[in-house]
RNA sequence: GCAGCGGGCUGGAUGGUCGCCGGCGGUGCUCCGCGAGGGGCGCCGCGGGAGGAAAGUCCGAGCUCCACAGGGCAGGGUGCCGGGUAACGCCCGGUGAAGGUGACUUCGAGGAAAGUGCCACAGAGAACGAACCGCCGCGCCCAACCCCCGGCAACGGGGACGCGCGGCAAGGGUGAAAAGGUGGUGUAAGAGACCACCGCGCUCCCGGCGACGGGGGCGGCAUGGCAAACCCCACCCGGAGCAAGGCCAAGCAGGGGACGAAGCGAUCGCAGCGGACGGCUCGCCGUUCGAGGCGACCGCGGAAGGGCUGCCCGCCCGAAGCCCCCGGGUUGGCUGCUGGAGGCACGUGGUAACGCGUGCCCUAGAGGAAUGAUCGUCGGCGGGAAGCGGGUGACCGCCCCCGCAACAGAACUCGGCUUACGGCCCCUGUGACC
RNA sequence: AGGCGCGUAGCUCAGCGGUAGAGCACUACCUUGACACGGUAGGGGUCGUUGGUUCAAUCCCAAAUCGCGCCUA
Numbered sequence: 001g002c003a004g005c006g007g008g009c010u011g012g013a014u015g016g017u018c019g020c021c022g023g024c025g026g027u028g029c030u031c032c033g034c035g036a037g038g039g040g041c042g043c044c045g046c047g048g049g050a051g052g053a054a055a056g057u058c059c060g061a062g063c064u065c066c067a068c069a070g071g072g073c074a075g076g077g078u079g080c081c082g083g084g085u086a087a088c089g090c091c092c093g094g095u096g097a098a099g100g101u102g103a104c105u106u107c108g109a110g111g112a113a114a115g116u117g118c119c120a121c122a123g124a125g126a127a128c129g130a131a132c133c134g135c136c137g138c139g140c141c142c143a144a145c146c147c148c149c150g151g152c153a154a155c156g157g158g159g160a161c162g163c164g165c166g167g168c169a170a171g172g173g174u175g176a177a178a179a180g181g182u183g184g185u186g187u188a189a190g191a192g193a194c195c196a197c198c199g200c201g202c203u204c205c206c207g208g209c210g211a212c213g214g215g216g217g218c219g220g221c222a223u224g225g226c227a228a229a230c231c232c233c234a235c236c237c238g239g240a241g242c243a244a245g246g247c248c249a250a251g252c253a254g255g256g257g258a259c260g261a262a263g264c265g266a267u268c269g270c271a272g273c274g275g276a277c278g279g280c281u282c283g284c285c286g287u288u289c290g291a292g293g294c295g296a297c298c299g300c301g302g303a304a305g306g307g308c309u310g311c312c313c314g315c316c317c318g319a320a321g322c323c324c325c326c327g328g329g330u331u332g333g334c335u336g337c338u339g340g341a342g343g344c345a346c347g348u349g350g351u352a353a354c355g356c357g358u359g360c361c362c363u364a365g366a367g368g369a370a371u372g373a374u375c376g377u378c379g380g381c382g383g384g385a386a387g388c389g390g391g392u393g394a395c396c397g398c399c400c401c402c403g404c405a406a407c408a409g410a411a412c413u414c415g416g417c418u419u420a421c422g423g424c425c426c427c428u429g430u431g432a433c434c
Numbered sequence: 435a436g437g438c439g440c441g442u443a444g445c446u447c448a449g450c451g452g453u454a455g456a457g458c459a460c461u462a463c464c465u466u467g468a469c470a471c472g473g474u475a476g477g478g479g480u481c482g483u484u485g486g487u488u489c490a491a492u493c494c495c496a497a498a499u500c501g502c503g504c505c506u507a
Stems, first nucleotide, its partner, number of pairs: 001430004006426006012378007020049002023046010051407001055418002058416005063241004070313004075237005080094005095109001096107004110232002115230002117226003132172002134168007146159005180198006199221001200219008245335004254326004259321001263300003267296004273290008305317004342361008380404005387398004435506007444458004452489001460476005482499002484496003
C1' cells in the first nucleotide's frame, strides 16, 4: 500500500448576532371578581432546550385501570450449561458443532429406540431390509455359431453362452441419502463371519457446580434424514394501554326492548270455614281465637340475563340495577409528566456481564409538536501548488489556499434487539519499498 | 396505540415442499380482396428483496428489509 460479512470506541468544541419553545422572577396595559386573587396581550432579566440511533415498534418491564385475575383445557412463547438482571427472546463466561490461512465469527444446539406423517425424479431396493448388472456352487441344454483338447476328416470330449434351483452383498449402476468405514484374515464366492484401528451404543472410573471432556471394559452394530411437519417433554405467559387513569368546568333529550323462576318467611287487605263467649225476634248478629285460600308489598333465595376478553368448573352482579339497540351533547382546563432499575469519578468484590460503598452532577417536557439561521476561532477528513525544517531515500512535519461533514427529530418512562449512517483506533493476512 | 392481509408473465389471478400455470394481451403463420372474428404454433418469469431450515423453497421460518391495502379505538 492492498485486502478483511475481523474487533472496539465515538457521533465535534467554543464565542458573537438575529430568531423559536417551555420554566422562574420583575413590570406595563387590559378583562373578570365585593375581596383574596385569577385570565389575556406585551416588555425586561436569569437559566434550560434531541439521538446513538430519538427510527422500526420486534421483545422485556415500570406505571395505571379492569368484577384481585383461582383451577383445568385450548392458545402463544422460550429451549446446550452456569451466571448477571426488576425482567427478557438481552448480556457475560464456558461446552459442543460449523465456517475462515488468520484476526475472529455463527448456531431456532431439548427429544427421531412415545406415536403419526413425508422422503419427488432416478433406481432392483427409500425403512416390518432389496437383488438389475454382477460373483459363486449344483443341475440341465449343448443342433449350429465362439474358445480349448484329440482327430486326415466326419466327429468326439470339455468350456463359454443360455435355462432352472440355490448362496452372496464385495464390485458396478441410481440417488441428497443404500443399512457402520478402512485394511486384513477367511471363503466356492462373499459377508462384523472373525481380527486391528476409527465411529456408534451400554457401562465403570477420573476431572468439572454443569453442559461436557479424558480413560478402561463390554456389545459385533440392532433402530437413515426431516420436529423453522404434526407432536412429546420442561419452563414462562390474566387483559388493556398515557386516547391508561384521576379531578374540574361546560353542554344535552331522551326513547325502545330482554330480565322479578321455583321455594321460604313477616306485615296488611278481602271473602268464606270451624271453635268459644255474649245478645235476642231462636237462627241470625256481634266480639275473640284458630288453620288455610287469594291479592299487594318487603326480605331471603337465586332462575333468566350479564361479567371475569376462547371454552368448562369456580366466583361475582342481579331492578334508583344491569345488558342490547336507536338518538342527543362535549372535542375545554388541570393532573398523570419527568429525579430515574439516572449519569460521572474513585474505591472494592468478580475472568466478565454486573454488584456494593463513598462523593459529585442534574430541570425539553408542549398543542400535531420549538431546539433554527448566519458569521468567526480551534479541531477532523480530502485535495492542491510554492516555501521552510528533518531524512541517504520512499516520505514525514510546519505554514498557506480551496472544499467537505453523514444517518436522522423526543410525544408516559426505562432495559434490550434490529435497521440506517460519518469518523477514528486496534488486530489479522499478504505484497512492495527503504 | 392495537390488530390483520397482500406482493407470481404486460394486466387479472391459480399453485402452498419435488424444477410454475390459466384467461386476456404479444409475435408468426393459415383464413380474407383487406380488416375483425376464428384456427395453429410460439415467445416471455430475479415468484418484491435478503438470510436461514431442508437432499430440494413460490410454498416453511425470520426480533431482517422494501412497497401496498384493510379493520378497531
Predicted 3D model of RNase P RNA and transfer RNA as a complex of 507 nucleotides. Model confidence (mean pLDDT): 76 of 100. Rfam match: Bacterial RNase P class A. By type it is a ribozyme. Its family is annotated with ribonuclease P activity, tRNA processing and dimeric ribonuclease P complex in the Gene Ontology.